[in-house]
RNA sequence: GGUCGCAAAGGGCAAACUCGGACGAAAGACGAGGACGCAAAGCCACCGGUCUAAAGGGCGCGAGCCCCAGGACAGCGGGGUUGCCGCA
Numbered sequence: 001g002g003u004c005g006c007a008a009a010g011g012g013c014a015a016a017c018u019c020g021g022a023c024g025a026a027a028g029a030c031g032a033g034g035a036c037g038c039a040a041a042g043c044c045a046c047c048g049g050u051c052u053a054a055a056g057g058g059c060g061c062g063a064g065c066c067c068c069a070g071g072a073c074a075g076c077g078g079g080g081u082u083g084c085c086g087c088a
Stems, first nucleotide, its partner, number of pairs: 004086002012038002017033004023028001036075001042081003046078003049073003056067004
């Protein structure tokens, strides 16, 4: 240095759920609590996947319905990239 994560140490993150608000159309994000888990559960939507469907398009007399990502999920998988410790 590469691989690896059965050890130790110091730490880190934080699912569900609850609460919040002058975020958002929603999905979801954010803050506080919480702790199921995580060795990249750091970062990047490049590939596949999933969620939403505002704008736009289509249909309908209408209520409304359908399509669609340029919105979202990195804690769905792959890939890229950076990185702590070092028993073996």